Transfer RNA from Stackebrandtia nassauensis DSM 44728, 73 nucleotides, folded computationally. The gene name in the source record is tRNA-Ala-TGC-1-1. Its Rfam family is "tRNA". It is annotated as a transfer RNA. The organism belongs to Stackebrandtia nassauensis, within Bacteria.

RNA sequence: GGGGCCUUAGCUCAAUUGGCAGAGCGUCGCUUUUGCAAGGCGAAGGUUAGGAGUUCGAUUCUCCUAGGCUCCA
Numbered sequence: 001g002g003g004g005c006c007u008u009a010g011c012u013c014a015a016u017u018g019g020c021a022g023a024g025c026g027u028c029g030c031u032u033u034u035g036c037a038a039g040g041c042g043a044a045g046g047u048u049a050g051g052a053g054u055u056c057g058a059u060u061c062u063c064c065u066a067g068g069c070u071c072c073a
Base pairs, nucleotide, nucleotide: 001072002071003070004069005068006067007066010025011024012023013022019056027043028042029041030040031039049065050064051063052062053061
């Protein structure tokens, strides 16, 4: 220098071929207990890495930028 893949909640990851952004763990509250843990119920938490384009509509398609992994030279 060139090719491929990845970037979504605090962490690990879904979201099927464009149509309301979710789960587990964690955090907080309530409940249960003499108390703690475990269990049950509930809640908060997201400019989907950043920008632009296409579209009635973009996590999803296209382009640019940044970061990470990997292959070739």